[in-house]
RNA sequence: CCCUGACAAAGGCAAACCGUUCGAGAGGACGGCACGCAAAACCACGGGUCCGUGAGUCGGUCGAUCGCAUUGUUUGCGUUCGGCUUGACUUCAGGAAAGCCGAGUUGCCGUG
Numbered sequence: 001c002c003c004u005g006a007c008a009a010a011g012g013c014a015a016a017c018c019g020u021u022c023g024a025g026a027g028g029a030c031g032g033c034a035c036g037c038a039a040a041a042c043c044a045c046g047g048g049u050c051c052g053u054g055a056g057u058c059g060g061u062c063g064a065u066c067g068c069a070u071u072g073u074u075u076g077c078g079u080u081c082g083g084c085u086u087g088a089c090u091u092c093a094g095g096a097a098a099g100c101c102g103a104g105u106u107g108c109c110g111u112g
Base pairs, nucleotide, nucleotide: 003112004110005109012037013036017032018031019030020029021028022027035099041105042104045102046101047100049096050095051094054091055090056089057088058087059085060084061083062082063081064080066078067077068076069075
């Protein structure tokens, strides 16, 4: 220096959850805690994942028009258009995490 990761040593990080807080949301920050991690350090280049205030579609609801049926002047159903929408799905721009995989940079120790 390279490969490599123990029957080592010194340490390090911190999942989920909980509390506070920021955000439309994914999620972030701080504290507690610890599922795990030889890079669970950095980065975000490629693949994959998530969100998506905006948009589209479906559904619901109201109004208008037309048609049909019924009916002593009402009701029901259907088509089209428009408004609203606490719902569902898809998703642009943009955003998020990266402890999914690959790539890049750096790093402790040394059984071999």

c-di-GMP-I riboswitch aptamer from Rhodopirellula europaea 6C, 112 nucleotides, folded computationally. Of the family's consensus pairs, 94% are formed in the model. Its Rfam family is "c-di-GMP-I riboswitch aptamer". Rfam links the family to the GO term cyclic-di-GMP binding. From the family's description: GEMM was predicted in a large-scale screen for bacterial structured RNA regulatory elements.